[in-house]
Molecule: transfer RNA
Organism: Micrococcaceae bacterium
RNA sequence: GGGCCAUUGGCGCAGUUGGUUAGCGCGUUCGCUUGACAUGCGAGAGGUCGCUGGUUCGAGUCCAGUAUGGCCCA
Numbered sequence: 001g002g003g004c005c006a007u008u009g010g011c012g013c014a015g016u017u018g019g020u021u022a023g024c025g026c027g028u029u030c031g032c033u034u035g036a037c038a039u040g041c042g043a044g045a046g047g048u049c050g051c052u053g054g055u056u057c058g059a060g061u062c063c064a065g066u067a068u069g070g071c072c073c074a
Base pairs, nucleotide, nucleotide: 001073002072003071004070005069006068007067010026011025012024013023019057028044029043030042031041032040050066051065052064053063054062
């Protein structure tokens, strides 16, 4: 220098052919349960999807650029 893959709450991940409010597990907060803890049960908070721009009536999803990490080639 070239190519490929990944990037979505604190952590790990899903998200179909572009279409209704972006979800799951863990964690976390509150409540119930206990003498207390753990477990269990119920409820809640927390992300605009790495960043910028474009296409579209509509983008996590398509396109371009760019950043970080990983792998391969030279």